Notes: This is a predicted structure of a 77-nucleotide RNA (transfer RNA) from a Gammaproteobacteria bacterium. The organism belongs to Gammaproteobacteria, within Bacteria. The coordinates come from a structure-prediction model, not an experiment, and the mean pLDDT is 81. Its Rfam family is "tRNA". Rfam classes the family as a transfer RNA. From the family's description: Transfer RNA (tRNA) molecules are approximately 80 nucleotides in length.
[in-house]
RNA sequence: GCGCUUGUAGCUCAGCUGGAUAGAGUAUCGGCCUCCGAAGCCGAAGGCCAUGGGUUCGAAUCCCAUCAAGCGCGCCA
Numbered sequence: 001g002c003g004c005u006u007g008u009a010g011c012u013c014a015g016c017u018g019g020a021u022a023g024a025g026u027a028u029c030g031g032c033c034u035c036c037g038a039a040g041c042c043g044a045a046g047g048c049c050a051u052g053g054g055u056u057c058g059a060a061u062c063c064c065a066u067c068a069a070g071c072g073c074g075c076c077a
Stems, first nucleotide, its partner, number of pairs: 001073007010026004019057001028044005050066005
C1' cells in the first nucleotide's frame, strides 16, 4: 500500500428482508427482604448506534469517505 472483518449503554453482546418510541445480561444507584451482610426480588438511571456526507416517506441496518481495532497478502530493506 491492497483486501476482508469489526465499531450499538461502564463491560460483554443481540437487533430478522430498512418501518414508528434501539434491547438483553452484567455492573452502578435506590427500595424490599435480613440482627447485619451476601444471595434473591422489585425499580431507576445510563445510548450523538465510531465520525462526516448521501439515498429514501423512513437508516443501527443500504451507498461513499474518514478514523480506530483485528486478520490476511504485498512492497522496501